[in-house]
The part of an RNA shown here (small-subunit ribosomal RNA, 5' domain) has 474 nucleotides and comes from an uncultured bacterium. Its mean pLDDT, the model's own confidence on a scale to 100, is 89. It matches the Rfam family "Bacterial small subunit ribosomal RNA". The RNAcentral record of the full RNA draws on ENA and SILVA.

Context: one part of a larger RNA
RNA sequence: GAUAAACGUUGGCGGUGUGCCUAAUGCAUGCAAGUCGCACGGAGCUUCGGCUCAGUGGCGGACGGGUGAGUAACACGUAGGAACCUGCCCGGAAGUGGGGGACAACUCCUCGAAAGAGGGGCUAAUACCGCAUACGGUCUACGGACCAAAGCAGCAAUGCGCUUUCGGAGGGGCCUGCGGUGGAUUAGCUAGUUGGUGGGGUAAUGGCCUACCAAGGCGACGAUCCAUAGCUGGUCUGAGAGGACGGCCAGCCACACUGGGACUGAGACACGGCCCAGACUCCUACGGGAGGCAGCAGCAAGGAAUUUUCCGCAAUCGACGCAAGUCGGACGGAGCAACACCGCGUGGGGGAAGAAGGCCCUAGGGUUGUAAACCCCUUUUGUGAGGGAAGAAGAUCUGACGGUACCUCACGAAUAAGUCACGGCUAACUACGUGCCAGCAGCCGCGGUAAUACGUAGGUGGCGAACGUUGUCC
Numbered sequence: 001g002a003u004a005a006a007c008g009u010u011g012g013c014g015g016u017g018u019g020c021c022u023a024a025u026g027c028a029u030g031c032a033a034g035u036c037g038c039a040c041g042g043a044g045c046u047u048c049g050g051c052u053c054a055g056u057g058g059c060g061g062a063c064g065g066g067u068g069a070g071u072a073a074c075a076c077g078u079a080g081g082a083a084c085c086u087g088c089c090c091g092g093a094a095g096u097g098g099g100g101g102a103c104a105a106c107u108c109c110u111c112g113a114a115a116g117a118g119g120g121g122c123u124a125a126u127a128c129c130g131c132a133u134a135c136g137g138u139c140u141a142c143g144g145a146c147c148a149a150a151g152c153a154g155c156a157a158u159g160c161g162c163u164u165u166c167g168g169a170g171g172g173g174c175c176u177g178c179g180g181u182g183g184a185u186u187a188g189c190u191a192g193u194u195g196g197u198g199g200g201g202u203a204a205u206g207g208c209c210u211a212c213c214a215a216g217g218c219g220a221c222g223a224u225c226c227a228u229a230g231c232u233g234g235u236c237u238g239a240g241a242g243g244a245c246g247g248c249c250a251g252c253c254a255c256a257c258u259g260g261g262a263c264u265g266a267g268a269c270a271c272g273g274c275c276c277a278g279a280c281u282c283c284u285a286c287g288g289g290a291g292g293c294a295g296c297a298g299c300a301a302g303g304a305a306u307u308u309u310c311c312g313c314a315a316u317c318g319a320c321g322c323a324a325g326u327c328g329g330a331c332g333g334a335g336c337a338a339c340a341c342c343g344c345g346u347g348g349g350g351g352a353a354g355a356a357g358g359c360c361c362u363a364g365g366g367u368u369g370u371a372a373a374c375c376c377c378u379u380u381u382g383u384g385a386g387g388g389a390a391g392a393a394g395a396u397c398u399g400a401c402g403g404u405a406c407c408u409c410a411c412g413a414a415u416a417a418g419u420c421a422c423g424g425c426u427a428a429c430u431a432c433g434u435g436c437c438a439g440c441a442g443c444c445g446c447g448g449u450a451a452u453a454c455g456u457a458g459g460u461g462g463c464g465a466a467c468g469u470u471g472u473c474c
Base pairs, nucleotide, nucleotide: 001473002472003471005470006469007468008467009466012344013343014342015341016340017339018337019336020302025300026299027298029297030296031295034059035058036057039056040055042053043052044051045050066255067254068253076179077178078177079176080175081174084172085171086170089168090167091166092165093164094163095162096161097131099129100128106121107120108119109118110117111116136147137146138145139144151160152159153158181227182226183225188218189217190216193215194214195213196212197211198210199209200208230252231251232250233249234245235244236243237242257278258277259276260275261274280291281290282289283288308334310333311332312331316330317328318327319326320325347377348376349375350374357368358367359366360365382411383410384409385408386407387406391401418463419462420461421460422459423444424443425442429458430457431456432455433454439446440445
């Protein structure tokens, strides 16, 4: 000098930030992902306009938000590479013909304490399946073979869609060079191990997997092992070189009770999806079930220590929708905390050779001290009253914040100062008490009867809404 700080004493206001560093410990409660009736059949209501609802179906739930456990690794950073994928969006080309059978909802029945489950029957679609066509695409032994589609709204124009394919944008998967850590009191490590061939698998390269063959591969330029650790842009310090760190914000990665697995899908091996196992908690009629805050609040615990179970979708952005709009603890705000930085105030001028009181004294006086009182002035701040935004894009309407910021007026010095030190380092000294006691202390060292070093008082010095201490880094 710095700090995500804590502790002690003290504490007026505002702005901007920041706020579980410990137990990736366990969690009551509420909310955090829905949306579309312009895909579809139905149920209920109806003012006959329509509205509401579960279900089928579509898109989204792979984003956004959290955390840092694991990871020394192509995880990250940087520079490259070739064997890839890509919903929505943009540009180009072509098409959108004709059929079929189901399953929910509904209804009937059955089982179960519940969670829920089973059976019979009916039904629609942008759900599902054949046929046709093939600009195009895939495969090809170059002859050929194979591959689509869905409609809805509107009086209409048309709009929104659907199918195939080429290209783009953005996103992602994969490979490589180089770079960033401590230990040799870790010296050898390795069997899918290293390479090849055939096969499989993937969107794609590849021991990624498998069979066979060969015997390789790595290592003192530190392999292997152990320990530690998310990485980066950056942050702090420093003249720099360097050292230390990686909280907030931004990019990437990893994780989502622990371990494993796949399903769906353009995308996941999926925080608020599924299955299995385990630990834990809860319900139970004991047969069986339910759950996962490292989302926002909040609780318990741990700890020196870290906030409201707040308001709003007004803005920005995201999901869905033709739209109106709905949803969003993302976000925008407010609340709490001197936790940090910055700014402001606690008044200004005058006022005695100098009140009182305190302290010291050689008893003369000195000092506190222009300090106070007192006189004049001001009103930042405060209180009250009046007015009152921008943020709204978009003509109208629409503001959580908020009657906030800000402006004007009135009142009255009124509402507002502490803390640490005073032996040297180091700026600031006396008195009393104590008597190697009680105590102080960063180092040197003070204290055993005159202690500027302990305690108190007066005085003084430093900083000031803070001051001091402790921890950590340079």